[in-house]
RNA sequence: UACGUGCUCCGGGGUCGGUGAGAAUCCGAACCGGCGGUUAUAGUCCGCGACCCGCAGUUCGAUGCGAAUCGAGUUGUGGCUGAGCUGGUGAAAUUCCAGCACCGACGGUUAUGAGAUCGCAAGGUCUCUCAGUCCGGAUGGAAGGAAGCACGCG
Numbered sequence: 001u002a003c004g005u006g007c008u009c010c011g012g013g014g015u016c017g018g019u020g021a022g023a024a025u026c027c028g029a030a031c032c033g034g035c036g037g038u039u040a041u042a043g044u045c046c047g048c049g050a051c052c053c054g055c056a057g058u059u060c061g062a063u064g065c066g067a068a069u070c071g072a073g074u075u076g077u078g079g080c081u082g083a084g085c086u087g088g089u090g091a092a093a094u095u096c097c098a099g100c101a102c103c104g105a106c107g108g109u110u111a112u113g114a115g116a117u118c119g120c121a122a123g124g125u126c127u128c129u130c131a132g133u134c135c136g137g138a139u140g141g142a143a144g145g146a147a148g149c150a151c152g153c154g
Stems, first nucleotide, its partner, number of pairs: 003152005008146003015029004030133002032104002034048004043102002052079012084100005106136003113128006
């Protein structure tokens, strides 16, 4: 140093103003970008993780006379999962430089928007709908990382 086993540690970022009774959700401007790969460096190329949905096994708890049902966890497996072009340099770049763009799950949240309805009007009621940055699941989990530690082995 390589390989194997076990353990330890690390492992997501980002707001101001305006209007207004009320908005970090509207309007305006700003800011952010997990992990591995790549003949040259990636939010937008390829793949992965997490979230969400299904199937099978299994553990715990609750209900039940029982069959079973519900909830939580866990293993495997499948599905779903957003967005970029042009030019330049160069051996090589949708990754660098220049320019102009685009994307961002789920639940919640007195104003967004649409529809219906009541009322003379002001306005009210109901339904759907409105956040990458706020709150929440999450002091969670994970792709992965470390000249990590221990033992073994070559």
About this RNA
FMN riboswitch aptamer (RFN element) from a Microbacteriaceae bacterium, 154 nucleotides, folded computationally. It was read from a public genome assembly, where an Rfam model found it. The source organism's lineage runs through Bacteria, Bacillati, Actinomycetes, Micrococcales and Microbacteriaceae. It matches the Rfam family "FMN riboswitch aptamer (RFN element)". Rfam describes the family as follows. The RFN element is a highly conserved domain that is found frequently in the 5'-untranslated regions of prokaryotic mRNAs that encode for flavin mononucleotide (FMN) biosynthesis and transport proteins.